[in-house]
Context: one part of a larger RNA
RNA sequence: UUGGGCGUAAAGGGUGCGCAGGCGGUAUGAUAGGUCAGUUGUGAAAGCCACAGGCUCAACUUGUGGAGUGCAAUUGAAACCAUCAUGCUAGAGAGCAGAAGAGGUAAGUGGAAUUCCGUGUGUAGCGGUGAAAUGCUUAGAUAUGUGGAAGAACACCAAUGGCGAAGGCAGCUUACUGGUCUGUUACUGACGCUGAGGCACGAAAGCGUGGGGAGCGAACGGGAUUAGAUACCCCGGUAGUCCACGCCGUAAACGUUGAAUACUAGGUGUUGGGAGGUAAUUACUCUCUCGGUGCCGUAGCUAACGCAUUAAGUAUUCCGCCUGGGGAGUACGGCCGCAAGGCUAAAACUC
Numbered sequence: 001u002u003g004g005g006c007g008u009a010a011a012g013g014g015u016g017c018g019c020a021g022g023c024g025g026u027a028u029g030a031u032a033g034g035u036c037a038g039u040u041g042u043g044a045a046a047g048c049c050a051c052a053g054g055c056u057c058a059a060c061u062u063g064u065g066g067a068g069u070g071c072a073a074u075u076g077a078a079a080c081c082a083u084c085a086u087g088c089u090a091g092a093g094a095g096c097a098g099a100a101g102a103g104g105u106a107a108g109u110g111g112a113a114u115u116c117c118g119u120g121u122g123u124a125g126c127g128g129u130g131a132a133a134u135g136c137u138u139a140g141a142u143a144u145g146u147g148g149a150a151g152a153a154c155a156c157c158a159a160u161g162g163c164g165a166a167g168g169c170a171g172c173u174u175a176c177u178g179g180u181c182u183g184u185u186a187c188u189g190a191c192g193c194u195g196a197g198g199c200a201c202g203a204a205a206g207c208g209u210g211g212g213g214a215g216c217g218a219a220c221g222g223g224a225u226u227a228g229a230u231a232c233c234c235c236g237g238u239a240g241u242c243c244a245c246g247c248c249g250u251a252a253a254c255g256u257u258g259a260a261u262a263c264u265a266g267g268u269g270u271u272g273g274g275a276g277g278u279a280a281u282u283a284c285u286c287u288c289u290c291g292g293u294g295c296c297g298u299a300g301c302u303a304a305c306g307c308a309u310u311a312a313g314u315a316u317u318c319c320g321c322c323u324g325g326g327g328a329g330u331a332c333g334g335c336c337g338c339a340a341g342g343c344u345a346a347a348a349c350u351c
Base pairs, nucleotide, nucleotide: 003323004322005321006320007305008304012319014201015200016199017198021194022193023192025088026087027086028085029084030083031082033081034080035077036076037075038074039073040072041071042070048066049065050064051063052062053061054060091191092188093187094185095184096183097182098181099180103177104176105175106174107173108172109171110154114150115149116148117147118146119145120144121143125136126135162169163168206247207246208245209244210243211242215241216240220236221235222234223233258318259317260316261315262314263313266296267295268294269293270292271291272290273289274288275287276286279282300307301306324351325350326349333344334343335342336341
């Protein structure tokens, strides 16, 4: 390389948008670039293949024929690919009528709890643990009443629930704003799918500048435990956690399962719509249907586990990735970053 693969054995890019590229619904007509067929020329000789001949055979050699997958010219075919033209509506979009939602951004606001401060009551303990001690407390703590301040997070509702491309999103109100679903068919008429590079987003930690700092709490100090205890437990506690702006660009970024389309038994929950029926005016149950989210399960698949209309089944298109373990996601070089480091990515050697 071919091939075979990528849920768990090596292997799906963290996620989206999208240029190039690849692939692409349906009808009619045209063209003839690809494609297919015929003819002609060429495809040197030797070599190769077949059949004959010559050296006693063979190797070797001579003759005749073939092949020479190719190229060019020319004459045709028109199904498919392509191109052009004119259409279509099943893909895609769009209008109208409805629907649900912790989707996003900003501003405002609420109650509970915690800590601190003032003050009242009150007196000797509190706290903590397996047991203790460090710690706090007669300068009046803990407990309890009342008033105030601050910061952070939003109990119940709450779900096997909802929304978002992913990361993720939860008190309440308002403003602005993205996407989705259902019904309907006036509208556009293939406008589509994927997507190397590229661009954007991207938990936590970390970094820069300026704020903020209640609780928690790396580092650090102390008390225990222990043979030791640079830990687990306890008392404190700085960065940080929070906000604004700017970086970083990584995660078990996981469904360890790329995106899109079509097809292939059912059963049972749940969530958002729609249609019909029954009862009788807003409920209940039943049937059907579209979109999501779970469980069980047939065929099929799988090494097994398991997956199974939300496929890991049956197929097609496009992208990414794998190729024994260690060395190593390392060195070197390059690019990016303030740094930490990130991305790309070997070899010697060894088993």